[in-house]
Order: sequence, then C1' cells, then structure tokens
RNA sequence: GCCCCUGUAGCUCAACGGCAGAGCGGCCGUCUCCAAAGCGGCUGACGCGGGUUCGACUCCUGCCAGGGGUG
Repeated sequence: GCCCCUGUAGCUCAACGGCAGAGCGGCCGUCUCCAAAGCGGCUGACGCGGGUUCGACUCCUGCCAGGGGUG
C1' cells in the first nucleotide's frame, strides 16, 4: 500500500428498514439488630459527516479509531 472484520450505556453484548434492549455496574427503596444476598424501581448509549428512503443502529459512501490478513 491492498483486502477483510469491528465501532451501540461505565463494562460485555443484542437489535426482520418502522419501539434501542439485556446482563453486570451505579443510585434509591424493600428486607435485616446491622450488613450481604434476594426482590422492586431508577439511571445511562447508536464513532463523525454526507446520501438513499415516508422512515436508517440497520442500506450506500467518505473519513476516524481498533483488530486481523497479505507483499
């Protein structure tokens, strides 16, 4: 240089083009003599810019970042 994959919450990961969710974490409550565990609730995210579409995390494209392959 070229090719491929990945980028979503603090972390690990989901999401037929039509509601952005889960687990862990954090916070509050409940329970207890206290704490932990359990239970209930809350919290918080689509890498950046264009394009297609009635509608985009999803499709196309240019960047950026990470990983792998190749001479």

A computed fold for a 71-nucleotide RNA from Streptomyces ardesiacus, annotated as transfer RNA. Its Rfam family is "tRNA". The sequence is in RNAcentral, with records from ENA. The organism belongs to Streptomyces, within Bacteria.